[in-house]
Context: one part of a larger RNA
RNA sequence: GGAUGAAUGCUGGCGGCGUGGAUGAGGCAUGCAAGUCGAAUGAAUUUAGAUUCAUGGCAGACGAGGUAGGAACACGUAGGUACGUACCCUAAAGUCAGGGAUAACCCGGUGAAAAUCGGAAUAAUACUUGAUGGUCCCUUCGGGGUAAAGAUUUAUCGCUUUAGGAACGGCCUGCGGUCUAUCAGCUUGUUGGUAAGGUAACGGCUUACCAAGGCUACGACGGAUAGGGGAGGUGAGAGCCUGGCCCCCACCGAUGGAACUGCGACACGGUCCAUACUCCUACGGGAGGCUGCAGUCGAGAAUCUUCCGCAAUGGACGAAAGUCUGACGGAGCGACGCCGCGUGGUGGAUGAAGCCCUUAGGGGCGUAAACACCUUUUAUGAGGGAGGAAGUUUAUUGACGUUACCUCAUGAAUAAGGGGCUCCCAACUCUGUGCCAGCAGGAGCGGUAAUACAGAGGCCCCAAGCAUUAUCC
Numbered sequence: 001g002g003a004u005g006a007a008u009g010c011u012g013g014c015g016g017c018g019u020g021g022a023u024g025a026g027g028c029a030u031g032c033a034a035g036u037c038g039a040a041u042g043a044a045u046u047u048a049g050a051u052u053c054a055u056g057g058c059a060g061a062c063g064a065g066g067u068a069g070g071a072a073c074a075c076g077u078a079g080g081u082a083c084g085u086a087c088c089c090u091a092a093a094g095u096c097a098g099g100g101a102u103a104a105c106c107c108g109g110u111g112a113a114a115a116u117c118g119g120a121a122u123a124a125u126a127c128u129u130g131a132u133g134g135u136c137c138c139u140u141c142g143g144g145g146u147a148a149a150g151a152u153u154u155a156u157c158g159c160u161u162u163a164g165g166a167a168c169g170g171c172c173u174g175c176g177g178u179c180u181a182u183c184a185g186c187u188u189g190u191u192g193g194u195a196a197g198g199u200a201a202c203g204g205c206u207u208a209c210c211a212a213g214g215c216u217a218c219g220a221c222g223g224a225u226a227g228g229g230g231a232g233g234u235g236a237g238a239g240c241c242u243g244g245c246c247c248c249c250a251c252c253g254a255u256g257g258a259a260c261u262g263c264g265a266c267a268c269g270g271u272c273c274a275u276a277c278u279c280c281u282a283c284g285g286g287a288g289g290c291u292g293c294a295g296u297c298g299a300g301a302a303u304c305u306u307c308c309g310c311a312a313u314g315g316a317c318g319a320a321a322g323u324c325u326g327a328c329g330g331a332g333c334g335a336c337g338c339c340g341c342g343u344g345g346u347g348g349a350u351g352a353a354g355c356c357c358u359u360a361g362g363g364g365c366g367u368a369a370a371c372a373c374c375u376u377u378u379a380u381g382a383g384g385g386a387g388g389a390a391g392u393u394u395a396u397u398g399a400c401g402u403u404a405c406c407u408c409a410u411g412a413a414u415a416a417g418g419g420g421c422u423c424c425c426a427a428c429u430c431u432g433u434g435c436c437a438g439c440a441g442g443a444g445c446g447g448u449a450a451u452a453c454a455g456a457g458g459c460c461c462c463a464a465g466c467a468u469u470a471u472c473c
Stems, first nucleotide, its partner, number of pairs: 001473004006469005013341006019334002026297003030294003035058003040055006065252003075176007083169003088165008096130004106119005136145003150157002178224003185215003190212008227249004231242004254275005277288004305331001307330003313327001314325004344374004354365004379410006388400001417462005422443003428457005438445002
């Protein structure tokens, strides 16, 4: 000198764009954040609409948040293959015949509640049996096995099987990026083989048996620290430091463990168990999980609104209309940062007053003010007024928004501070103080003429900021 997710002190006019819980992955009141489909189905209520409950389908594995853990194929890069894929696209073929239940509702019971039990009835794209079948699977090539679901306005939407695609994922490998030897030996499913099991799939992934291997000063094993990358800061570069916002990947969801469902989870707003904590209770038993958006307490030097809207973009569901969406689009707060603008312009005296200095003559603040003329960025008021809006066309649809922007009116009107002035380092005098009070980044000032303390005048540097502290280069 540059930089910062900064903080502190003094000060503070406006706008645009960004950015804002870095500490206790501490605890959380309240509201909202994941639903949707009547063109799968039954029922209750019902006025032609419909609403609600339940079964069922799809979604809920995305999006949003956080960085605790992890030194690891976690990440980056370059390869590999023994694998999977709901929705989407392309192509081919098929969609036949049956069956038994069950929820809501009704009746009855238990319980404070959460909830739960019994009886009776019923439907389906729910469940289930058989048939057929292919370029499908297995095969000793004889054969064996395996599918479907309907709805309806009659035009479609579906369903099943197979092959391919797109995109996404699983797994494996080479190489690369922290510190520590005051950690030197580590390992028994350990290293390899055979067989079996398991998986979508390879594999000690698991098990039985067999062999005795495997790693290590090119640092094994242990310990400490840490999310990784794209990137960011600085620097002429080499390098050094960092990983906040944004993007990609990984991991986590009170703590520990487990599986279920499903194409996909071992699942933030699903289930079960245990633990700690909080709450309700009729003491028998129950409920909960903000590291979603706001907000609150705590701790801290320190970090915002319990806002508006689905108009746009995107997502889920739906044939669609549409519903949902704290994603997102916006507004609010904070000079936290960057950028831009303003706080007026021209004229105006051998130069007012006032203050300061003085050799008492004068000098400085100083064209500065007053005063005259001008302008209106900004401010305030009034009027006009978008784009963002796309859907086959017309029409309709804007949270922001009394917006941006344009025109007119009023009137210099609404707007300047902070730090410094011994040297480093740009800028000096007076008064007070008297090694005191104090200053200070370093050198150093202060003990009676202090340009170094304190005040004043003047000056210097930046400027809606200016300094200080902390950290990095």
Description: A computed fold for a 473-nucleotide part of an RNA from a Candidatus Nomurabacteria bacterium, annotated as small-subunit ribosomal RNA, 5' domain. Lineage of the source: Bacteria > Bacteria candidate phyla > Candidatus Nomuraibacteriota. The prediction has a mean pLDDT of 86. The sequence was found in a public genome assembly.